[in-house]
Molecule: c-di-GMP-I riboswitch aptamer
Organism: marine eukaryotic metagenome
RNA sequence: GAUAAAGGCAAACUUAUUGAAAAAUAAGGACGCAAAACUUAAGGGCCUUAACCUAUAUGGAAAGGUAGCCAGUUGCCGAA
Numbered sequence: 001g002a003u004a005a006a007g008g009c010a011a012a013c014u015u016a017u018u019g020a021a022a023a024a025u026a027a028g029g030a031c032g033c034a035a036a037a038c039u040u041a042a043g044g045g046c047c048u049u050a051a052c053c054u055a056u057a058u059g060g061a062a063a064g065g066u067a068g069c070c071a072g073u074u075g076c077c078g079a080a
Base pairs, nucleotide, nucleotide: 001077008033009032013028014027015026016025017024018023031068037073038072039071043070044069045066046065047064052060053059054057
């Protein structure tokens, strides 16, 4: 970061499964993405709230989740 080339990924939604939940996995499906590749107790933000704590709640509580929230690391091509 281009009216380029070779490609890549896959949002919402549906079905099945797992999970307390957030959500994840697989198949279908494409909203889009120059990193939508990899990395979270030990960078930050956000989401969930089980066990448990306190007491009776719309409270607290994470080594749970989100990388397609920012971030860190790495990578293809080579016009202006």